[in-house]
A computed fold for a 345-nucleotide RNA from a Planctomycetota bacterium, annotated as Bacterial RNase P class A. The source organism's lineage runs through Bacteria, Pseudomonadati and Planctomycetota. The gene name in the source record is rnpB. Its Rfam family is "Bacterial RNase P class A". Its family is annotated with dimeric ribonuclease P complex, tRNA processing and ribonuclease P activity in the Gene Ontology. About the family: Ribonuclease P (RNase P) is a ubiquitous endoribonuclease, found in archaea, bacteria and eukarya as well as chloroplasts and mitochondria.
RNA sequence: UGAGGUGGCCGGAUGGUCGCGUGCAGCCGGGGCGACCCUGCUGCCCGAGGAAAGUCCGAGCACCACGACGCGGGGUAGCGGGUAACUCCCGUCCGCCGAAAGGCGAGGACCAGCGCCACAGAGACGAGUCGGCAUGGAGGCUACGGUCGCCAGGCCGGGUGAAACGGGCAAGCUCUACCUGGUGCAAGGCCAAAUAGGAGGGCCGGUGCGGCGCAAGCUGCACGAGGGGCGCGUCGCCCCGCCCUCGGGUCGGCCGCAGGAGGUGCCGGGCAACCGGCACCGUAGAUGGAUGACCAUCCCCGCGCGUGCGCGGGACAGAACUCGGCUUAUAGGCUACCUCGCUGG
Numbered sequence: 001u002g003a004g005g006u007g008g009c010c011g012g013a014u015g016g017u018c019g020c021g022u023g024c025a026g027c028c029g030g031g032g033c034g035a036c037c038c039u040g041c042u043g044c045c046c047g048a049g050g051a052a053a054g055u056c057c058g059a060g061c062a063c064c065a066c067g068a069c070g071c072g073g074g075g076u077a078g079c080g081g082g083u084a085a086c087u088c089c090c091g092u093c094c095g096c097c098g099a100a101a102g103g104c105g106a107g108g109a110c111c112a113g114c115g116c117c118a119c120a121g122a123g124a125c126g127a128g129u130c131g132g133c134a135u136g137g138a139g140g141c142u143a144c145g146g147u148c149g150c151c152a153g154g155c156c157g158g159g160u161g162a163a164a165c166g167g168g169c170a171a172g173c174u175c176u177a178c179c180u181g182g183u184g185c186a187a188g189g190c191c192a193a194a195u196a197g198g199a200g201g202g203c204c205g206g207u208g209c210g211g212c213g214c215a216a217g218c219u220g221c222a223c224g225a226g227g228g229g230c231g232c233g234u235c236g237c238c239c240c241g242c243c244c245u246c247g248g249g250u251c252g253g254c255c256g257c258a259g260g261a262g263g264u265g266c267c268g269g270g271c272a273a274c275c276g277g278c279a280c281c282g283u284a285g286a287u288g289g290a291u292g293a294c295c296a297u298c299c300c301c302g303c304g305c306g307u308g309c310g311c312g313g314g315a316c317a318g319a320a321c322u323c324g325g326c327u328u329a330u331a332g333g334c335u336a337c338c339u340c341g342c343u344g345g
Stems, first nucleotide, its partner, number of pairs: 001341010012298007020047002023044005029038003049316001053327002056325005061184004073180005078092005093107001094105004108175002113173002115169003125166001130157004135152003139148003188255004198246006206223007226240005262281008299314007
């Protein structure tokens, strides 16, 4: 200096003005029976990402289900380790690719069974002979010298193909070992109207019988009549007025909802993934869904020229219960290590 490989990091900076949203404090005002909620003003603090994305794996959390074992279904698959867990990560063996650094791998088992093996080839997996040679057997024809195909077992030959009786394939069924309940924050929890219905208690009214009382009336027990419903009749069954209390659900309101397998630094262990100790930090939580705009000074890129000015641009994308991974998108950069080549000393 060129080509390449593996990893890590940033992904505009600072200041000002205005705006939007959550929280806290203060000042009012309003709505609702209530639970609670809303508007305005002032002050303070904070306000997207490395992927917030796809929702592909694994968990936390929540509710439901659940006696044990097995079958079935689903998943994983060299070996060892990490982790809350994983199909993730690390190390290593083997195979393949690469000149190398390095990359990729669904990498258990085809002497359990089934299935498949393109094209070519006679034949592609318990079936069989393409061609040649001689032997034996029965038979047809014959000019009796033979000849023709068939059957039986034997020997030999080349050819096709990745593979020719040796096998290969389980990102084919299957077998083996191990793991494995379901649904998802619209999960779910708390508070809690009206109406209807449920439970308990009380009261008014009707009839009969009994008790007390001179009477008015009070009280105990039992129960009808009437009306309505089951289409009508018979039979049978069910229901009936008012008040209070309780409990469940609905309308409605609030929570879940941000301190968590958390981050940073140092030390120690380990090849590494990762683990342990100490110190410090610690503030997004919307629900028609906030996180923006402008100005100034710089930064980066492109274009133009009058060469230090002007113009234009700065990606992918955007929280919604929360984490750990994977995958995908991403302008422009920064950085560490490694491999091979060329040149110079």